Context: one part of a larger RNA
RNA sequence: GCAUGUGGGGGAUGCCUGGGCACACGGAGGCGAGGAAGGCCGUGGUAAGCUGCGAUAAGCCGGGGGGAGGAGCACACAUCCAGUGAGCCCCGGAUGGCCGAAUGGGGAAACCCGGCAGCCCGUGAGGGCUGUCAUCCGUCUUUCGGGACGGAAGCGAACCCUGGGAACUGAAACAUCUCAGUACCGGGAGGAAGAGAAAUCAACCGAGAUGACCCUAGUAGCGGCGAGCGAACGGGUUCGAGCCCAAACCGGUCUCCUUGUGGGACCGGGGUUGUAGGACCCACGGACGCGCUAUGCGACCCUAGGCGAACUCCCCUGGAACGGGGGGCCAGAGACGGUGAGAGCCCGGUAGCUGACAGGCGAGCGUGGCGUAGUGGUGUUCCUGAGUAACGCCCGGUACGAGAGGCCGGGCGUGAAGCUGGGGGGACCACCCUCCAAGGCUAAAGACUCCCGUGUGACCGAUAGUGGACGAGUACCGUGAGGGACAGGUGAAAAGCACCCCAGUGCGGGGAGUGAAAGAGAGCCUGAAACCGUACGCUU
Repeated sequence: GCAUGUGGGGGAUGCCUGGGCACACGGAGGCGAGGAAGGCCGUGGUAAGCUGCGAUAAGCCGGGGGGAGGAGCACACAUCCAGUGAGCCCCGGAUGGCCGAAUGGGGAAACCCGGCAGCCCGUGAGGGCUGUCAUCCGUCUUUCGGGACGGAAGCGAACCCUGGGAACUGAAACAUCUCAGUACCGGGAGGAAGAGAAAUCAACCGAGAUGACCCUAGUAGCGGCGAGCGAACGGGUUCGAGCCCAAACCGGUCUCCUUGUGGGACCGGGGUUGUAGGACCCACGGACGCGCUAUGCGACCCUAGGCGAACUCCCCUGGAACGGGGGGCCAGAGACGGUGAGAGCCCGGUAGCUGACAGGCGAGCGUGGCGUAGUGGUGUUCCUGAGUAACGCCCGGUACGAGAGGCCGGGCGUGAAGCUGGGGGGACCACCCUCCAAGGCUAAAGACUCCCGUGUGACCGAUAGUGGACGAGUACCGUGAGGGACAGGUGAAAAGCACCCCAGUGCGGGGAGUGAAAGAGAGCCUGAAACCGUACGCUU
């Protein structure tokens, strides 16, 4: 050095799973000055960590469930609790130190120092307890100094609306363009948000609010006509809902004067439309109903549970039967998990049935209040959203980059008509068609998942799957923002090796004993390789 055997070392592999990942359906979609989210500090007989809880401190009270054990993880000792029903589960209540929006003032968070009222301790200086004292907004009130009441604030994963708004990149360079109205910053809201009842489309036929999905269609177009961007009409689905003001006119209250059948502000009635509608005038007609709101009752359902079929029969193997053989049974239940190996009939469950004092949700029903009509006709007197529409200049949005450039929105300027009126149909004009701007509200269908429940997986199985299966956002690193691990498995059951021996009362080991197994001994299932020994053989 090689080969074989046998060990050490190491922790791969196999098996496992208390964790994770993805999705479906259902629920919930908020918490907070009644002090949140999140923390600090405490709290146990002994108590470092986790969990729970708060000086009433692993807990206190009440109601309900449950029925034999219990004093969390946690396996010890001590001491206790429990059929006068504990522990445990659900609901409600009480307590709830200090910080934190933090709010009496301050502050280097978890600390320091106060005012006022009442009470307590101390001879006193002083100390303590309870309550209260920040700011802003709104409403009401005020002898105007103020007072009363209500609200806001802060936190939260994504989704939504909105004010701002990049660059890398792509164009094989780069400037228009793209990335992209993306990332990010600011504001706001809801369980959804936003949009929404035609001054819309269409095309000479017609449709009839909005959103979402499929198609139309990578079409029409836009585009240093490059890269690339990219509709709509229409059709099919989902859902389905329509309404209220302003004005004319009528009435009232207050107010102003140049007093008039006057102006203004406010309130009530009236009215809401484009085949124009309404006011005014005439005629007809009338409420049962419907909507909103307050309040009472209140089904289903949710927040604990309960009942729930059928072998533990014989033989064999085995440490153990859930395996093999034989014989039976149930099934509205042969989902799943556990049990000493692979169990429909052993246990928990499963199908099915059933259950609430209390809390939540709340269909529906009752009562009170408020609101709500309509039809026809005549006349053409009045009304129908003004610094608006439109136009000019400059921008933004529309798939549309200045283009023949409309439409929608903004800034500046100019500035109408008023129903014989006005907008649109992609410059513009005519004809034709269509619609009524300059006020507002509006469920459902479509988005998302911090969170709860049930379930599923040609998802992972400890270098995987979350960073985290384990006292993990921990240890550790960093001034800080921030970065960020390693680490699972004895056995069916601790039965976790009494006792003896060696030894440094050390580590470790040898007996003995337990166990199916100890070559399962806690550095514990299996136990690969590198690497290190050792025995024997061969070779040099």
A computed fold for a 540-nucleotide part of an RNA from a Gemmatimonadaceae bacterium, annotated as large-subunit ribosomal RNA, domain I. The source organism's lineage runs through Bacteria, Pseudomonadati, Gemmatimonadota, Gemmatimonadales and Gemmatimonadaceae. The coordinates come from a structure-prediction model, not an experiment, and the mean pLDDT is 85.